A computed fold for a 73-nucleotide RNA from a Lachnospiraceae bacterium, annotated as transfer RNA. Rfam family: tRNA. Rfam's curators write: Transfer RNA (tRNA) molecules are approximately 80 nucleotides in length. The family's RNA type in Rfam is transfer RNA.

RNA sequence: GGCUCCAUCGACUAAUGGUCAGGUCACAGCCCUUUCAAGGCUGAAAUGUUGAGUUCAAGUCUCACUGGAGUCA
Repeated sequence: GGCUCCAUCGACUAAUGGUCAGGUCACAGCCCUUUCAAGGCUGAAAUGUUGAGUUCAAGUCUCACUGGAGUCA
């Protein structure tokens, strides 16, 4: 340098172009318990690497950029 793949709550991860971006763990509050752990209920937390385009509508499709992984030379 060529090609392929990845980037989403604090972490891991899901979502057929469609109406509040879901789940698990962690975190906070409440319940339970003599207390703790476990368990139950509830809550907060991602505008999606960045920019542009297509579309009535984009996490999803297209192009570019950045970062990372693999592979070929």